Background: The RNA shown here (c-di-GMP-I riboswitch aptamer) has 75 nucleotides and comes from a Desulfobulbaceae bacterium. Rfam family: c-di-GMP-I riboswitch aptamer. For this family Rfam cites "Identification of 22 candidate structured RNAs in bacteria using the CMfinder comparative genomics pipeline" (Weinberg et al., Nucleic Acids Res, 2007). The sequence was found by an Rfam model in a public genome assembly.
RNA sequence: CGAAGAUAAAGCCAAACCUGUCGUAAGGCAGGGACGGAAAGCCACGGGUCUGAACAGGAUAGCCGGGUUGCCUUG
Numbered sequence: 001c002g003a004a005g006a007u008a009a010a011g012c013c014a015a016a017c018c019u020g021u022c023g024u025a026a027g028g029c030a031g032g033g034a035c036g037g038a039a040a041g042c043c044a045c046g047g048g049u050c051u052g053a054a055c056a057g058g059a060u061a062g063c064c065g066g067g068u069u070g071c072c073u074u075g
Stems, first nucleotide, its partner, number of pairs: 003074003012037002017032006035062001041068003045065003048060004
């Protein structure tokens, strides 16, 4: 530098739900809580889905793909 995630160790994140709060809404944020996750770190670029009267705008990165950064171990 690059590949893999079987073992081990240190850890990390946090679904549903509940409370508060923001939002028309989807949903977001904080606290509790763990279904799960080897990037469940970050990015709305492409597709999908959701919201919206809308062909506006918004949401979803824990839907798929892509980009990018990182810990440990092993070949």